[in-house]
RNA sequence: CGGGCAGUGGCGCAGUUGGUAGCGCACCUGCCUUGGGAGCAGGGGGUCGCUGGUUCAAGUCCAGUCUGCCCGACCA
Repeated sequence: CGGGCAGUGGCGCAGUUGGUAGCGCACCUGCCUUGGGAGCAGGGGGUCGCUGGUUCAAGUCCAGUCUGCCCGACCA
């Protein structure tokens, strides 16, 4: 320098004809228990790396850019 993959709530991930973001764990409250754990019920938390564009509408399409990983090239 070129190519590929990934970047979504604290963590791990899903989101396949673009239609107003979800699962598991974790966290909070209550019940249960002598207490803890487990279990049951309920609840909070993201606007989807960043910027711009297309569209009535984009995490999901387009362009640029940043970060991480992998491969290749170049230099030594």